Context: one part of a larger RNA
RNA sequence: GGACGAACGCUGGCGGCGUGCCUAACACAUGCAAGUCGAACGGGGAGUUAGUAAUAACUCCUAGUGGCGAACGGGUGAGUAACGCGUAGACAACCUGCCUCUAAGCUGGGGACAACACCGCGAAAGUGGUGCUAAUACCGAAUGUGAUAUCUUGGUCGCAUGACUGAGAUAAGAAAGAUGGCCUCUUUACAAUGCUAUCGAUUAGAGAUGGGUCUGCGUCUGAUUAGCUUGUUGGCGGGGUAACGGCCCACCAAGGCGACGAUCAGUAGCCGGUCUGAGAGGAUGAACGGCCACACUGGGACUGAGACACGGCCCAGACUCCUACGGGAGGCAGCAGUGGGGAAUCUUCCGCAAUGGACGAAAGUCUGACGGAGCAACGCCGCGUGAGUGAAGAAGGUUUUCGGAUCGUAAAACUCUGUCGUUUGGGACGAACGUAUCCAGUGUAAAUAAUGCGGGGUAAUGACGGUACCAAAGGAGGAAGCCACGGCUAACUACGUGCCAGCAGCCGCGGUAAUACGUAGGUGGCAAGCGUUGUCC
Numbered sequence: 001g002g003a004c005g006a007a008c009g010c011u012g013g014c015g016g017c018g019u020g021c022c023u024a025a026c027a028c029a030u031g032c033a034a035g036u037c038g039a040a041c042g043g044g045g046a047g048u049u050a051g052u053a054a055u056a057a058c059u060c061c062u063a064g065u066g067g068c069g070a071a072c073g074g075g076u077g078a079g080u081a082a083c084g085c086g087u088a089g090a091c092a093a094c095c096u097g098c099c100u101c102u103a104a105g106c107u108g109g110g111g112a113c114a115a116c117a118c119c120g121c122g123a124a125a126g127u128g129g130u131g132c133u134a135a136u137a138c139c140g141a142a143u144g145u146g147a148u149a150u151c152u153u154g155g156u157c158g159c160a161u162g163a164c165u166g167a168g169a170u171a172a173g174a175a176a177g178a179u180g181g182c183c184u185c186u187u188u189a190c191a192a193u194g195c196u197a198u199c200g201a202u203u204a205g206a207g208a209u210g211g212g213u214c215u216g217c218g219u220c221u222g223a224u225u226a227g228c229u230u231g232u233u234g235g236c237g238g239g240g241u242a243a244c245g246g247c248c249c250a251c252c253a254a255g256g257c258g259a260c261g262a263u264c265a266g267u268a269g270c271c272g273g274u275c276u277g278a279g280a281g282g283a284u285g286a287a288c289g290g291c292c293a294c295a296c297u298g299g300g301a302c303u304g305a306g307a308c309a310c311g312g313c314c315c316a317g318a319c320u321c322c323u324a325c326g327g328g329a330g331g332c333a334g335c336a337g338u339g340g341g342g343a344a345u346c347u348u349c350c351g352c353a354a355u356g357g358a359c360g361a362a363a364g365u366c367u368g369a370c371g372g373a374g375c376a377a378c379g380c381c382g383c384g385u386g387a388g389u390g391a392a393g394a395a396g397g398u399u400u401u402c403g404g405a406u407c408g409u410a411a412a413a414c415u416c417u418g419u420c421g422u423u424u425g426g427g428a429c430g431a432a433c434g435u436a437u438c439c440a441g442u443g444u445a446a447a448u449a450a451u452g453c454g455g456g457g458u459a460a461u462g463a464c465g466g467u468a469c470c471a472a473a474g475g476a477g478g479a480a481g482c483c484a485c486g487g488c489u490a491a492c493u494a495c496g497u498g499c500c501a502g503c504a505g506c507c508g509c510g511g512u513a514a515u516a517c518g519u520a521g522g523u524g525g526c527a528a529g530c531g532u533u534g535u536c537c
Base pairs, nucleotide, nucleotide: 001537002536003535004534006533007532008531009530010529013383014382015381016380017379018378019376020375021341026339027338028337030336031335032334035068036067037066040065041064043062044061045060046059047058048057049056050055075294076293077292084219085218086217087216088215089214090213091212094211095210099207100206101205102204103203104202107141109139110138116131117130118129119128120127121126148171149170150169151168152167153166154165155164156163157162177199178198179197180196181195182194186192220266221265222264227257228256229255232254233253234252235251237249238248239247269291270290271289272288273284274283275282276281296317297316298315299314300313319330320329321328322327347373349372350371351370355369356367357366358365359364386416387415388414389413396407397406398405399404420478422473423472424471425470426469430464435459436458437457438456439455441453442452443451444450481526482525483524484523485522486507487506488505492521493520494519495518496517502509503508
């Protein structure tokens, strides 16, 4: 000199864009942060229409069964010195829901369990029994294109284990319907056990995406840590896994690592980057992006394509709360917010309008992701606090050798301007990808139903926000401080004090004329900031 997620002191006009618990991974009141689908299913409720009524049709809502999601998104950095991360490779040792394309099939049955009704138990949380019922829930049977396993047989290829592929045989094995429309075909019933479109379901192949595993190299300090290791190192056989492997187990061998630093101890999430520096390097890892790890502490599995699962389950522990003392409930390192700790870090705000996500055929619902607003000079950037003229060098302050000098064109005064702010009026872009509706085209289809696809027209939809912006009005009016002035280092005099009070980054000032302390005037520097402290280069 530069930098900062800064703090402290004095001061403080506006705007834009960012940033904001670095400490206690301390404890948490309250609200919200993950739901959705009635076009999978049976009920229940409300309403409308028709009907004398029973009832039927339609619309809406929904506890339950079922499906998908909840493994994403969001937070934190405790642990971790490790294939954790970075980089370059490997998998002939692997998996992959939703999505895209391709091939094949989607036949025919059965029995339950919630909801519900009734009867109980319990303070509650909740729970038991009996009975009824539906499904795209569950379970047999059929078929078997692929695929899988075993056997027989042929071909091609590879760095090894081996891999790929053709033919044949055997074995066990799939599936589900929903909605719209129609009567061409079938049977004939003007509607279905039919046909068709869309969506969905099954078995395989390929792709895409996402993951898993392995390896080379790199990755802090300490030798005042020198030896470490018994599933340890390897083999054979098995188990387990999506998959290789002591990952686990039985048996066998006695190995394996280490001065090129093992082991132990300390510290630490890693990287893209960031700061600094001419560079080499040094320091660092806030925000943003990638990876990893964690979710009160420790352990465990279940479900699932995916978890050993932040707002799931079970066990143990600490803590908090409820209790009728028998027993129960909870987990903010999500967004706000509270207490505590601390030098120190914000609103219990608005909205799903946009972007993205989950579900849904869609309308749409949910979304503290996100978009915004609020607070804070915390940072960067921009703007303003007026401009021109103006010597009687006014008054006043300071100083003086009493002549003067200086503040100083500074002020006043005159002439202007109108940024920002104030008031009044107008007033957005972000919003059409999608949706609704209309039109014609085109694919499926018997079809002028229906539906898919792309195109055109029209319409509705904005939290921010009456914000940005624009116009007008009025008036210099509402807007400057902080630090320094002995040398380093730009900037000096007076008074007070008298080794006192005090200053100080270093050298050093102060003991009666202190340019070094305090105050005043002046000057210098920076400026909505200025200085101090801390840390890094």
Molecule: small-subunit ribosomal RNA, 5' domain
Organism: Sporomusa acidovorans